[in-house]
RNA sequence: GGUCGGGUAGCCUAACGGUAUGGCGCCGGUCCUACAAACCGGAUAUUGAAGGUUCGAUUCCUUCCCCGACUA
Numbered sequence: 001g002g003u004c005g006g007g008u009a010g011c012c013u014a015a016c017g018g019u020a021u022g023g024c025g026c027c028g029g030u031c032c033u034a035c036a037a038a039c040c041g042g043a044u045a046u047u048g049a050a051g052g053u054u055c056g057a058u059u060c061c062u063u064c065c066c067c068g069a070c071u072a
Stems, first nucleotide, its partner, number of pairs: 001071007010024003018055001026042005048064005
C1' cells in the first nucleotide's frame, strides 16, 4: 500500500430504517447484629467524527480518525 472486521454507558454486549437490549459495576431500599448473597427500585449512551439519503439513521451511501486480522 491492498482486502476485510470492529468503534454503542465506567467495562462487556445486542439492536428487520421506527422510544437503544442485557450482564457486570454504581446508588437507594428489604432482609441480617454486621458484611456478603438474594430480592425490589433507580441513575448512567446526543451509538468514533463530519457530510449525504430519508418523514425518520446505531442501521443505507461518501470522506476521514482510531483498533485488529490477513496479504504484498
Predicted 3D model of a 72-nucleotide RNA (transfer RNA) from a Blastocatellia bacterium.
The coordinates come from a structure-prediction model, not an experiment, and the mean pLDDT is 81.
Rfam family: tRNA. About the family: Transfer RNA (tRNA) molecules are approximately 80 nucleotides in length.
Taxonomically the source falls in Blastocatellia (Bacteria, Pseudomonadati, Acidobacteriota).